[in-house]
Molecule: Glycine riboswitch aptamer
Organism: Marinobacter sp. R17
RNA sequence: ACUUUCCGAAGAGCUGCCGGUGACAGCGUCACCCGGCACACCGAAGGAGCAAGCGGCCGCUUGCACGAUUGCGGCUCGUGAAUCUCUCAGGUUCCGUGACGGAAGGGGUGCU
Repeated sequence: ACUUUCCGAAGAGCUGCCGGUGACAGCGUCACCCGGCACACCGAAGGAGCAAGCGGCCGCUUGCACGAUUGCGGCUCGUGAAUCUCUCAGGUUCCGUGACGGAAGGGGUGCU
C1' cells in the first nucleotide's frame, strides 16, 4: 500500500401509477411496509473522462555540408490528478450506504 473496530460525515420526490402484505372497517381508507413501471433530481460506494507538464515522432532553425547541440512549431501518439466532469452503477423520510476526517489496532515495503 492494504485492512479491522468505534466516532463524525453532505446532497437529491415521504412524486405519480399498478400489484402485494398488514390494519381499520365495509368494498373503501391508511401504512414512515414490499415489489414493478414512469418521469424528475443528487453525487461523497464503485466506475469512467481529461489540463499543464514529461516522453516519442515529424518539420524548421542554430556561419557552410553531415552529425550533435539549441530554440520554435505540429501530431484524430503515449503517460498524466482531483472534492473537477459524466451519471453506467448507486442514491433521493427514517434505517442503511457513504468519499473524507479523527482515535485505537493488524500489516507489507522503504530508510536509519